Overview:
Predicted 3D model of a 90-nucleotide RNA (c-di-GMP-I riboswitch aptamer) from a Bacillota bacterium. The sequence was found by an Rfam model in a public genome assembly.
RNA sequence: GACCGACAAAGGCAAACCAGCUAAAAGGCUGGGGCGCAAAGCCAAAGGGUCUAAGGCUCUGGUGAGAGCUAAGAUAGCCUGGUUACCGAA
Numbered sequence: 001g002a003c004c005g006a007c008a009a010a011g012g013c014a015a016a017c018c019a020g021c022u023a024a025a026a027g028g029c030u031g032g033g034g035c036g037c038a039a040a041g042c043c044a045a046a047g048g049g050u051c052u053a054a055g056g057c058u059c060u061g062g063u064g065a066g067a068g069c070u071a072a073g074a075u076a077g078c079c080u081g082g083u084u085a086c087c088g089a090a
Stems, first nucleotide, its partner, number of pairs: 004088002012037002017032006035077001041083003046080003049075003055070006
């Protein structure tokens, strides 16, 4: 240094839920809160999965609307991958 991850040390992040704000929605942000996480740091145009469907397309209907499809929208705390990083037992 790399791999690796301890009943180690110093710390870090923050699920569900609640309140406020924001978005068409999924979701996001802030405060509280801690389920958990050795990368639960970062990358969504590296690949896949999942979620939403404003707009667009198609169909039905006729004075109201509905259904289906669609993401360069969302998710990194879904997986793979890339990249950076604290500590140093076995």

The coordinates come from a structure-prediction model, not an experiment, and the mean pLDDT is 89.